A computed fold for an 87-nucleotide RNA from Deltaproteobacteria bacterium HGW-Deltaproteobacteria-1, annotated as c-di-GMP-I riboswitch aptamer.
[in-house]
RNA sequence: GCUUGAAAAGGGCAAACCAUCUGAAAGGGUGGGGCGCAAAGUUCCUGACCUAAGUCUUACAAGAGAUAAGGUGGCAGAACUGCCGGG
Repeated sequence: GCUUGAAAAGGGCAAACCAUCUGAAAGGGUGGGGCGCAAAGUUCCUGACCUAAGUCUUACAAGAGAUAAGGUGGCAGAACUGCCGGG
C1' cells in the first nucleotide's frame, strides 16, 4: 500500500420515544435514552424516497394536482478519510 474480518483490546456513533428550540412542512439542533451500526465518519456527485413555502394548473369557493434551489448520509451507489486483527 492492497485486501479481508469484528473474535479480542481500546473505543466510537446513537434508532424509537421524551423534553425543549427551530422550520410552511419534510426535517434539523440541544439534553435524556439505546434500536442497532465495522465506517451508523464526511460529501447531495448519481439514483431513490419524503415535504411543497413559493410558482403553475384546475375549481364559484372549500379544496385538488404538478413541481425542489428544501430534506433523508441510519435508502442505495460513488468519492474522500479512519482504529484494531488476519492475509
Overview: It matches the Rfam family "c-di-GMP-I riboswitch aptamer". Rfam's curators write: GEMM was predicted in a large-scale screen for bacterial structured RNA regulatory elements. The coordinates come from a structure-prediction model, not an experiment, and the mean pLDDT is 85.